[in-house]
This is a predicted structure of an 87-nucleotide RNA (c-di-GMP-I riboswitch aptamer) from a Bacillota bacterium. The model forms 95% of the base pairs in the Rfam consensus. Lineage of the source: Bacteria > Bacillati > Bacillota. The sequence was found by an Rfam model in a public genome assembly. Rfam family: c-di-GMP-I riboswitch aptamer. From the family's description: GEMM was predicted in a large-scale screen for bacterial structured RNA regulatory elements.

RNA sequence: UAACCGCAAAGGCACAGCCAUCGAAAGGUGGUGUCGCAAAACUACAGGGUCUACCGUGCCGGGGCACCAAGACAGCCAGUUGCCAUC
Repeated sequence: UAACCGCAAAGGCACAGCCAUCGAAAGGUGGUGUCGCAAAACUACAGGGUCUACCGUGCCGGGGCACCAAGACAGCCAGUUGCCAUC
């Protein structure tokens, strides 16, 4: 110096819940909170997968059931990028 390695140090993010708010919903945003995360950074038009069904279609007929994404989820897999790394 390089490679491997996630033991450190300094930090980072923020599950669920709760409050407020947007939305038909899934879910998003802000606050609080802290389950966890070495990529829990970015990407939904690299790709896969999952969720919802306002509208629409079909069936049954007070209303309901099934299907449907151009809606949503990256803290599901994944693609792309990145910090430090003692002995």